[in-house]
RNA sequence: GGGCCCGUGGUCUAGUCUGGCUAUGACGUCGCUCUCACACGGCGAAAAUCCCCGGUCCGAGUCCGGGCGGGCCCA
Numbered sequence: 001g002g003g004c005c006c007g008u009g010g011u012c013u014a015g016u017c018u019g020g021c022u023a024u025g026a027c028g029u030c031g032c033u034c035u036c037a038c039a040c041g042g043c044g045a046a047a048a049u050c051c052c053c054g055g056u057c058c059g060a061g062u063c064c065g066g067g068c069g070g071g072c073c074c075a
Base pairs, nucleotide, nucleotide: 001074002073003072004071005070006069007068010027011026012025020058029045030044031043032042033041051067052066053065054064055063
C1' cells in the first nucleotide's frame, strides 16, 4: 500500500441480508422477598443519542459515501 470482517446498556451480545412500535437476551448493578444470617432462588427496576460526520428516504442500528478504532489475510 491492497482485500475482507467487526464497532449496539458496566461486560458479552440478538436484530442489519429483506429499512417500519422511543432496540433482544444473559451476566453484572439496585430494590423487595426468602433465611437467624449469608449465598442460592423468586419478583421488580434502572441502565445503550446503536463509534463519528454526511447522504438517500415519509421513516435509518439496518441502505450509500467519507473518516476513526480493532482483528485477519496479501504485498
Description: The RNA shown here (transfer RNA) has 75 nucleotides and comes from a Nitrososphaerota archaeon. Its mean pLDDT, the model's own confidence on a scale to 100, is 82. Rfam family: tRNA. The family's RNA type in Rfam is transfer RNA.